[in-house]
RNA sequence: CAAGCAGACCGCCUUAUCGCUUCCGUUUGGGAGAGGAAAGUCCGGGCAUCACAGAGCAGCAUAGCGGGUAACACCCGUCGUUCGCCUUGAGCGAAAAGGACAAGUGCAACAGAAAGGAUGUACAGGUAAUGCUGUAGUGAAAUCAGGUAAACUCUAUGCGAUGAAAUGCCAAGUAAACCGACAACUAAGGGUGGCUCGCCCGAUGUCGGAGGGUAGGCAGAUGGAGCUGUUCAGCAAUGGUCAGCCAAGAUAAAUGAUAAGGGCUUGUUUGACAAGUACAGAACCCGGCUUAUAGGUCUGCUUUUUUU
Numbered sequence: 001c002a003a004g005c006a007g008a009c010c011g012c013c014u015u016a017u018c019g020c021u022u023c024c025g026u027u028u029g030g031g032a033g034a035g036g037a038a039a040g041u042c043c044g045g046g047c048a049u050c051a052c053a054g055a056g057c058a059g060c061a062u063a064g065c066g067g068g069u070a071a072c073a074c075c076c077g078u079c080g081u082u083c084g085c086c087u088u089g090a091g092c093g094a095a096a097a098g099g100a101c102a103a104g105u106g107c108a109a110c111a112g113a114a115a116g117g118a119u120g121u122a123c124a125g126g127u128a129a130u131g132c133u134g135u136a137g138u139g140a141a142a143u144c145a146g147g148u149a150a151a152c153u154c155u156a157u158g159c160g161a162u163g164a165a166a167u168g169c170c171a172a173g174u175a176a177a178c179c180g181a182c183a184a185c186u187a188a189g190g191g192u193g194g195c196u197c198g199c200c201c202g203a204u205g206u207c208g209g210a211g212g213g214u215a216g217g218c219a220g221a222u223g224g225a226g227c228u229g230u231u232c233a234g235c236a237a238u239g240g241u242c243a244g245c246c247a248a249g250a251u252a253a254a255u256g257a258u259a260a261g262g263g264c265u266u267g268u269u270u271g272a273c274a275a276g277u278a279c280a281g282a283a284c285c286c287g288g289c290u291u292a293u294a295g296g297u298c299u300g301c302u303u304u305u306u307u308u
Stems, first nucleotide, its partner, number of pairs: 002303009012262007020033005035279001039290002042288005047163004054197004059159005064078005079098001081095005086089001099154002104152002106148002121136005167219004178209005189201004226245004231240003263277005
């Protein structure tokens, strides 16, 4: 220098003019305005409403040991398993599906005497007798109560639901009217993740039908398990101290358009010239996982070559 592996960050920039949303101020003005995944809706929570009464069954999830976190099916460390590399070592790196096979049921073609409480072919040894013992042969696996559990299953632990179109408040208005069914407190009916039991609500009730009114406004709604930096503890994940910062809040949906110059990539190898400039778009918020991504910069490790 090049190649490979792993990780982190950026992911077009500047100027001018005009335009949009929101906040502050108010004559002119000033501040802010889509991500690392906003995607998937796969997990875990915050918040809101219902229930607060649970028990059993079914269902689902997890599974070595220890730590982190608000919590997790996530992350870190370590042991083991599997795979790759070459320096063959207690080496380097990567991956994921890590409890139990005498609790039970399954599965393993062909070959082989026989494929799992099954079975005895050939040779040898031995016994009162018996595959009682050894070797060979077939096979991926053979006399071992083997192998296999992202095979069914078993064991241990755990699990309320719904979702911002949640939910709450205000205003206005109509028809607290009509029809039907059931029913009298151990009621009908409804609620409680599914079912059963239990529990709770239920005094003129509950459910169903048809019909009428409204579709307006406010909150939720963005100050946080927040972000940045320094330092301490720790192998690390992460946590603590100190200092600073406040960065969309729309409501059918704003975050843009035009012009000029520049950056990067490709054609090509220098220049001119030409083309391109990724994946993508907030809608209650946060922590993860998974998937998509043109290209650029940096760090670490490994290998080869060149030079000193």
The prediction has a mean pLDDT of 76. Bacterial RNase P class A from a Flavobacteriaceae bacterium, 308 nucleotides, folded computationally. The source organism's lineage runs through Bacteria, Pseudomonadati, Bacteroidota, Flavobacteriales and Flavobacteriaceae. A source record names the gene rnpB.